[in-house]
Record summary:
The RNA shown here (transfer RNA) has 74 nucleotides and comes from a Chloroflexota bacterium. RNAcentral holds the sequence, with entries from ENA. It matches the Rfam family "tRNA". By type it is a transfer RNA. The coordinates come from a structure-prediction model, not an experiment, and the mean pLDDT is 81.
């Protein structure tokens, strides 16, 4: 230069057109328990889904552009 493929809370992950005010495990705070700590429970803050623009009534989901990462090819 082409082609795929990956980007979601602090971390890893799921959600593959509406039931979703994005779910779930860790980690974070507060409460309870305890002599104190750990552990256990409950509550709560964290992510408008890499950035743009389109389709559509309706996008993390589809479509282009683009940035980063990765892996074939020349």
């Nucleotide at each position: 230069g082409g082609a795929g493929c990956c980007g979601u809370g602090g971390u890893g992950u799921a959600g593959u057109g509406g039931c979703c005010c994005a779910a779930c495990a860790u980690g974070c705070g507060a409460c309870a328990c305890u002599g104190u700590c750990a552990a256990u429970g409950u509550c709560g803050a964290g992510a408008u889904c890499g950035c743009g623009a389109g389709u559509u009534c309706g996008a993390a989901u589809c479509u282009c552009g683009u940035c980063g990462g990765u892996u074939c090819c020349g």